Background
Large-subunit ribosomal RNA, domain VI from a Planctomycetota bacterium, 254 nucleotides, folded computationally.
[in-house]
Context: one part of a larger RNA
Formats: sequence, structure tokens, C1' cells
RNA sequence: UGUAGGAUGAUUGAGGAGGUUUCUCCCUAGUACGAGAGGAUUGGGAGGGACGGUCCUCUGGUGCUCCAGUUGUCUCGCUAGAGGCACAGCUGGGUAGCUAUGACCGGAACGGAUAAGCGCUGAAUGCAUCUAAGCGCGAAGCCUUCUCCUAGACGAGUCAUCCCAACUAGUUCCCUGGUAGACUACCAGGUUGAUAGGCCGGCGGUGUAAGCGUGGUAACACGCUGAGCUUACCGGUACUAAUUGAACGAUUGG
Repeated sequence: UGUAGGAUGAUUGAGGAGGUUUCUCCCUAGUACGAGAGGAUUGGGAGGGACGGUCCUCUGGUGCUCCAGUUGUCUCGCUAGAGGCACAGCUGGGUAGCUAUGACCGGAACGGAUAAGCGCUGAAUGCAUCUAAGCGCGAAGCCUUCUCCUAGACGAGUCAUCCCAACUAGUUCCCUGGUAGACUACCAGGUUGAUAGGCCGGCGGUGUAAGCGUGGUAACACGCUGAGCUUACCGGUACUAAUUGAACGAUUGG
């Protein structure tokens, strides 16, 4: 900007893209076949490889500051206890998120028309002949089936609802944010509110804080104590911030 009124929501699918992979074992069966050696067609079942999609319950990784330990040094007057710097000082763990080596799932089946090939009927050619007329079977391939995109598919489709003189139906600006994200867009909200922060509770993590007491000459141990601290997770709670507002918007449709 178009889709001949303006909107909100939901859809059909012309067309396009992707996928459509492969192996082993068991039963049928040591059967058919074969002198033997060997060894099936078919049908059924099971387990894998690679690839792809989704996800984080499990197994792990990361987790730049969640917890603890610890070295050197400086500071807080000193002790104790803390903090700064040293690659995040180093080390041991680790929530959410992200993630694979982890978990789950997928390829199929049915159908249609066929290729090579195999046939039926059958003349030209009184026989024969799958072909000339006609009819059938037949592939990982083709068309469907499966997944995704898609009405700018200008052939611009369809359905439901709302609005038409009220700045209305609706949309945007602005603000709080994230399941979204380079920006934009998208999504959740804006007091008739749980959108974010704070606070409260919980899960999870770390691993028994400080202080005091007791024991020990002391290092230290034990008790209060699974303590204290705790990011992104879960739930709750209007305490803080989403204030007040403004703009656009068809004129019953050439």
C1' cells in the first nucleotide's frame, strides 16, 4: 500500500519445503530345495547404527560470586570477626537457565497410477502370439498419506462476532516486565492489578555461622545446631513502581 466500509478472533489450502534411512538376531525351519556342502521365498517378532525433532525427570557439563575451605598481603586501633587485592587469588560443591555424551519420539502402514517384468482374452496371420482393440498383477521410485510455511493464491478466499455519529468498535503512544528478543516485532500486565522489585513462606544448594558455655597447657574438640547463609525456581502478599492521560480511527460503504 492493496485485498472497494472499519475492526477483533478463528480458519481452508492453490502452491512450496522437509521427511520418506539401514543392519543384525529369533520363530516359521535346519523346513522347501539339494547327492552333500549348504540353505531359502513368505509371514510374524525383537534389538540396534546413523540421522532428525523435542525436552531437562534421570546421568553429567557449565553455572563470573549461592555456600564452604584456604594461602599471601593491606585495612577496619588491637584480640576475635570481617572486608579489599592477588586469573572468579586458589580449591571443593552447586539452584534456575542453557546443554549432550542424558531422556522421549520419528521414518511406517493403507491407497492410486505405473517402470522393467509376469499374465488373461485376442486378431492382423482359421495355428500361435501379453497388444493391435480390451483387461490384470507389479518397485526404496511417482501421486497421496506424515510435518512445516502459505490468501500479495492480484483468482488477494471462508467463518463468527463487534461498530457506524459516539472520537465509537478497536489500535497505538507511555509505563512494569519476559515464555520473546540485535532494533523492531511477539507475549504477559498496567490499580476493577500479582507485571517486575521488595517482603513472607517453601523447594533446592552449602554443610553445623557468629556468640557463649564446657573440656584441654595448647592446637583444637564438643554443646546450643542439620546451624547459619542462600542467585535466576515455586507459592503468597499491593509495601514500591506500572500515575494522570493523549493520539489515530469507518461515516451503512465507488
The sequence was found in a public genome assembly. The prediction has a mean pLDDT of 89.